[in-house]
Formats: sequence, structure tokens, C1' cells
RNA sequence: GGGCAGCUAGCGCAGUUGGUUAGCGCACCACGUUGACAUCGUGGGGGUCACAGGUUCGAGUCCUGUGCUGCCCA
Repeated sequence: GGGCAGCUAGCGCAGUUGGUUAGCGCACCACGUUGACAUCGUGGGGGUCACAGGUUCGAGUCCUGUGCUGCCCA
């Protein structure tokens, strides 16, 4: 230098053909349970969907550029 894959909550991930509320597990907070802790149960908070731009009535999803991470080629 060229190519491929990934980037969504604190961490690990899903998100179907572009559509009606952006979700799951763990973690965190509150309450219940306990003498207390843990476990368990119920409820709750947390998101610039890497960044910028474009297409569209509508973008996490499509297009372009940039950045970061990993792998391959030279």
C1' cells in the first nucleotide's frame, strides 16, 4: 500500500425485507425475603447505534468518506 470482518447500555451480544417503543444476558440501583450476607423474586435507571455526510416520507439497517480493532496479501 491492497483486501476482508467488526464497532449497538459498564461488559458480552441480538436486531429478519428500511417502518409502528432499540432489545437480551450479566452487572448496577430500590424493594421484598434473612439476625446479617449470599441466593432468589419483583420493579427501576442507563444508548449521539464509532464519527461525518448522503439517499428516503422514514436509516442501527442502504450509499460515500474518516477513525479504531482484528485477520490475510504484498
Predicted 3D model of a 74-nucleotide RNA (transfer RNA) from a Candidatus Omnitrophota bacterium. Rfam family: tRNA. It is annotated as a transfer RNA. Rfam describes the family as follows. Transfer RNA (tRNA) molecules are approximately 80 nucleotides in length. The prediction has a mean pLDDT of 81.